A computed fold for a 110-nucleotide RNA from Capillibacterium thermochitinicola, annotated as SAM riboswitch aptamer (S box leader). It matches the Rfam family "SAM riboswitch aptamer (S box leader)". About the family: The SAM riboswitch is found upstream of a number of genes which code for proteins involved in methionine or cysteine biosynthesis in Gram-positive bacteria. Rfam links the family to the GO term regulation of gene expression. Taxonomically the source falls in Capillibacterium (Bacteria, Bacillati, Bacillota).
[in-house]
RNA sequence: GUCUUAUCAAGAGAGGUGGAGGGACUGGCCCGAUGAAGCCCGACAACCGGCAUUCUCAUCCGAAUGCAACGGUGUCAAUUCCUGCAGGGAUUACCCCUGAAAGAUAAGAA
Numbered sequence: 001g002u003c004u005u006a007u008c009a010a011g012a013g014a015g016g017u018g019g020a021g022g023g024a025c026u027g028g029c030c031c032g033a034u035g036a037a038g039c040c041c042g043a044c045a046a047c048c049g050g051c052a053u054u055c056u057c058a059u060c061c062g063a064a065u066g067c068a069a070c071g072g073u074g075u076c077a078a079u080u081c082c083u084g085c086a087g088g089g090a091u092u093a094c095c096c097c098u099g100a101a102a103g104a105u106a107a108g109a110a
Stems, first nucleotide, its partner, number of pairs: 002109007013041001015040003021031003025084001027082002042076003047072003050067006080102001085099005
C1' cells in the first nucleotide's frame, strides 16, 4: 500500500515547549502572535487486550451487560466543519432528508 468488518450527532487542559501554520483532497467557510503544526505532560473514549457479573457450559470456546486502576492503538474547534455523486422534499434561489463515494480509526486477512 490492498481487501474485509465495525464505528464516525457524544466526550476531552485558561499546562509546558515551540515558533507559522492548520482544518486529508476540491470548492467553500473557518481556526491561528489573546499565539498554528510538531513534541512533552494531562485528559477523553472503550476498538483490541484486561477485569467483574450473568447465560451456555465438565472445562475450553462463545454470548450479553458493565468497569476504567493496568497494557496496545486512537482521539481532544466547528456532525468526518460543510461540500463534491445519486435520489427525494420544500422553495426561489436560503434550506432540509436519505443513500453512495471519499476520508479517519480499530480489529482481522492475503

The RNAcentral record of the sequence draws on Rfam.